[in-house]
RNA sequence: GGAGGUGGCCGGGGGAUCGCCGGCGGGCGCUUGCGCGCGCGGGAGGAAAGUCCGGGCUCCAUAGGGCAGGGAGGUCGCUAACGGCGACCCGGGGUGACCCGAGGGAAAGCGCAACAGAAAACAUACGGCCGAUGGCCAACGAGGCGCGGGGGCUUGCGAGAGAGCCCCUGCGAGGAGGCACAGGCGACGGUGAAAUCGUGGGGUAAGAGCCCACGCGCGACAGCCGGGUGACCGGCGGCGUGGCAAGCCCCUCCCGGAGCAAGCUCGAAUAGGCGCGCUGUCGAGGGUGGCCCGCCCGAAGUCCCUCACGGGGCGAGCGCACGGGUAGGAGUGCUGGAGCGGCGCAGCAAUGCGUCGCCUAGAUGAAUGAUCUCCGCCGCCGCCCGGGAAACCAGGCGGUGGAACAGGACCCGGCUUACAGGCCACAUCGGAAC
Numbered sequence: 001g002g003a004g005g006u007g008g009c010c011g012g013g014g015g016a017u018c019g020c021c022g023g024c025g026g027g028c029g030c031u032u033g034c035g036c037g038c039g040c041g042g043g044a045g046g047a048a049a050g051u052c053c054g055g056g057c058u059c060c061a062u063a064g065g066g067c068a069g070g071g072a073g074g075u076c077g078c079u080a081a082c083g084g085c086g087a088c089c090c091g092g093g094g095u096g097a098c099c100c101g102a103g104g105g106a107a108a109g110c111g112c113a114a115c116a117g118a119a120a121a122c123a124u125a126c127g128g129c130c131g132a133u134g135g136c137c138a139a140c141g142a143g144g145c146g147c148g149g150g151g152g153c154u155u156g157c158g159a160g161a162g163a164g165c166c167c168c169u170g171c172g173a174g175g176a177g178g179c180a181c182a183g184g185c186g187a188c189g190g191u192g193a194a195a196u197c198g199u200g201g202g203g204u205a206a207g208a209g210c211c212c213a214c215g216c217g218c219g220a221c222a223g224c225c226g227g228g229u230g231a232c233c234g235g236c237g238g239c240g241u242g243g244c245a246a247g248c249c250c251c252u253c254c255c256g257g258a259g260c261a262a263g264c265u266c267g268a269a270u271a272g273g274c275g276c277g278c279u280g281u282c283g284a285g286g287g288u289g290g291c292c293c294g295c296c297c298g299a300a301g302u303c304c305c306u307c308a309c310g311g312g313g314c315g316a317g318c319g320c321a322c323g324g325g326u327a328g329g330a331g332u333g334c335u336g337g338a339g340c341g342g343c344g345c346a347g348c349a350a351u352g353c354g355u356c357g358c359c360u361a362g363a364u365g366a367a368u369g370a371u372c373u374c375c376g377c378c379g380c381c382g383c384c385c386g387g388g389a390a391a392c393c394a395g396g397c398g399g400u401g402g403a404a405c406a407g408g409a410c411c412c413g414g415c416u417u418a419c420a421g422g423c424c425a426c427a428u429c430g431g432a433a434c
Base pairs, nucleotide, nucleotide: 002429003428005426006425007424008423009422010421012375013374014373015372016371017370018369020043021042023040024039025038027036028035029034030033045405049416050415052414053413054412055411056410057259058258059257060256069255070254071253072252073251074088075087076086077085078084089103090101091100092099093098104250105249109248110247111244112243126189127188128185129184130183133182134181135179136178137177145172146171147170148169149168150167151166152165153164154163155162197215198214199213200212201211202210216240217239218238221237223236224235225234226233227232263332264331265330266329273322275320276319277318278317279316285297286296287295288294301314302313303312304311305310339358340357341356342355343354344353345352346351377402378401379400380399381398382397383396384395386393387392
């Protein structure tokens, strides 16, 4: 120098002018809580995003326990909590640094496995092997062999001859088995992602972990010993076994609902509610009007007691008071918090504790923008110069262009996704392509 790995960090900097949104302090004006104007200082992110997970906070609901439903799932730890993070275990990948894992249970039960294959789960058997044992045939002569007879099929353009194969049958020599019916086997063949451990030997009628040797595998062995908080690991003994829970299910643990448009306060008119009062032609109240007189308008009746007069209830009209709600309203919640930075201590780490310092947006149709300039970065073009044999590498000046992903909306911890261009640290492989 090269190749890959892990972790962390930055996300242009300075200035000027004009604007926008909050805060603080003066000034002026008046209708005294508004308007106008001035000064000072502040004003998005590493993901503010997706809104996926977890919490704080608020309101509602809520004895306790269970069922249903949803979620999480190696172990130990961290945390307010988590599906997050750290360390470790196991399995897989990589030469390695390191990476990936939907990683409880198949010994509760149910279910599933396309195609192929005889068979896909606990007992079976397609081809095949055997047929020891039982059965049938056989010295009244089995199978096989030889010589004949008959029939069928194939070959052949057709007929005939011929050849081959199969079946039935006669005779002969010869002389002891034959068949594969019951049944046994799972070696060999073939299928599959997966099929009853592998090889060799013994054994057998044929075979088989049936037996033996060597090997391989198994926590389905709730065996013993040792190590570890634990997941788990090592040894001895034991055993020769199916897979899938990313199908239902079982086990352990967790889960009330809605969300800042939560919630709280202030708050007119109209209509409605409730309480009190007034009212029937001797009329409450209203219109006209500055006020009075005048003039005009003006309500709905019904039930009960009483012989009746009269009285009472409900309703209707009007007035006053109260209370609740409503709004393109105002305020609060609202930003000082599981906050940020430095140092020290404990811990492998996540993280915790202590101490010192800092204050860093609060908008509500939603502010943080525009223009110019200087510097820095990157690309292209032109010129100049340096190193080198060359390829190539480094530098200076000028011109020109470019700079990502994306923006708060109650707050916080995570995860995931997007991202131009860079920077730093640590360990790993490797020995020379130019």
A computed fold for a 434-nucleotide RNA from a Myxococcales bacterium, annotated as Bacterial RNase P class A. Model confidence (mean pLDDT): 76 of 100. Rfam family: Bacterial RNase P class A. By type it is a ribozyme.